[in-house]
RNA sequence: CGGAUCGGUCAGACAGUCGCUGGCGGCGAUGCUUUUCAAGGAUUGUCGCUGGAGGAAAGUCCGGGCUCCGCAGGGCAGGGUGCCAGGUAACGCCUGGGGGCCACACUGGCGACGGUGUGGCUACGGCCAGUGCCGCAGAAAAUAUACCGCCUGCUUUCUCUUCUGGAGGGAGCCGGUAAGGGUGAAAAGGUGCGGUAAGAGCGCACCGCGCCGCUGGUAACAGCGGUGGCAGGGUAAACCCCACCCGGAGCAAGACCAAAUAGGGAUCCUGUGGCGUGGCCCGCGCUGGAUCCGGGUAGGUUGCUAGAGACUGGUGGCGACGCCAGUCCCAGAUGAAUGGCUGUCCACGACAGAACCCGGCUUAUCGACCGAUCCUUUUU
Numbered sequence: 001c002g003g004a005u006c007g008g009u010c011a012g013a014c015a016g017u018c019g020c021u022g023g024c025g026g027c028g029a030u031g032c033u034u035u036u037c038a039a040g041g042a043u044u045g046u047c048g049c050u051g052g053a054g055g056a057a058a059g060u061c062c063g064g065g066c067u068c069c070g071c072a073g074g075g076c077a078g079g080g081u082g083c084c085a086g087g088u089a090a091c092g093c094c095u096g097g098g099g100g101c102c103a104c105a106c107u108g109g110c111g112a113c114g115g116u117g118u119g120g121c122u123a124c125g126g127c128c129a130g131u132g133c134c135g136c137a138g139a140a141a142a143u144a145u146a147c148c149g150c151c152u153g154c155u156u157u158c159u160c161u162u163c164u165g166g167a168g169g170g171a172g173c174c175g176g177u178a179a180g181g182g183u184g185a186a187a188a189g190g191u192g193c194g195g196u197a198a199g200a201g202c203g204c205a206c207c208g209c210g211c212c213g214c215u216g217g218u219a220a221c222a223g224c225g226g227u228g229g230c231a232g233g234g235u236a237a238a239c240c241c242c243a244c245c246c247g248g249a250g251c252a253a254g255a256c257c258a259a260a261u262a263g264g265g266a267u268c269c270u271g272u273g274g275c276g277u278g279g280c281c282c283g284c285g286c287u288g289g290a291u292c293c294g295g296g297u298a299g300g301u302u303g304c305u306a307g308a309g310a311c312u313g314g315u316g317g318c319g320a321c322g323c324c325a326g327u328c329c330c331a332g333a334u335g336a337a338u339g340g341c342u343g344u345c346c347a348c349g350a351c352a353g354a355a356c357c358c359g360g361c362u363u364a365u366c367g368a369c370c371g372a373u374c375c376u377u378u379u380u
Base pairs, nucleotide, nucleotide: 002375003374004373005372006371007370008369009368010367012345013344014343015342016341017340018339020052021051022050023049024048025047026046027045028044029043030042032040033039054351058362059361061360062359063358064357065356066250067249068248069247078246079245080244081243082242083097084096085095086094087093098124099122100121101120102119103118104117105116106115107114108113125241126240130239131238132235133234134233147181148180149177150176151175153173154172155171156170157169158168159167160166161165189207190206191205192204193203194202208230209228210227211226212225213224214223215222216221254302255301256300257299264293265292266291267290268289269288273287274286275285276284277283309328310327311326312325313324314323315322316321346349
């Protein structure tokens, strides 16, 4: 100098101008409260100052706050999580650790297999509680079994021969066996030596496994020693079992104010009433009035943004993160603002847009800068 990985910050810059929207202040207008002056508060206009999207505001997949219903203590059902420890308000998130698997490099061993380093992946409790499933192939897919084989014996046959004998081959039968072959993703431990008629943990050593003990570790687990010839395949992102967690609905939650019209309730008044028909009476038809109250609709206010908040410094911790101090206030709309135009410059600008609020995860994304680790090359 370059590259890779990881972490963090930013998300075209500056200036002018015209708007939109929240807040504060000045002035003005219009209602309201009020006996008046004056004051208060509301709406609106205008001027000034000032704030105005994101790292994902997205998907709505997890977890919480908040609110209401309710009182959620236990059980059933249902759902979720699942190595260990820690962090956190909580999590299926994060951090650290352990085990397993894969790849590469080096390396030990006759071999089975092992060691070291680097990188990646990991839903990683339990299939001697029970049940189910395991296609095709294969003898057999789980109370093991025997297709081709291997071997002893018997029967029979053939060949050779040194011929009352011996050797070899074929076929059949009764047994032994699981070495070798073959099937499969997977076949009742593996390798080596011994052993045997052939074989076999049958014996031994090692590898693996189970059990016991000791040591280290908070633990998962690891190491060492002893012991048993050795458990009975796989599958729980199959039912299931075990442990732990989960009440439901969501800001269209919820709270408050409250027209017009219709309907409801109470009190008072009226029966000689009111309205219509009609010139009037009778008759006939229709029908209460006033005041107050409460529910609810339209509409409005609130919830609404000062918070598991941001920044800086210190401090504890390997880390996630915690604690202390100081400083700061950083959108809050409701048809829903955060934009348009002009100029200059450059590296020519991606994905995208709040709607109750946070913590995560996932997905989308032009680029720029900073830091850490590792690697290559060159120069000194």
This is a predicted structure of a 380-nucleotide RNA (Bacterial RNase P class A) from a Pseudomonadales bacterium. Rfam family: Bacterial RNase P class A. By type it is a ribozyme. The coordinates come from a structure-prediction model, not an experiment, and the mean pLDDT is 77. It is recorded under the gene name rnpB. Lineage of the source: Bacteria > Pseudomonadati > Pseudomonadota > Gammaproteobacteria > Pseudomonadales.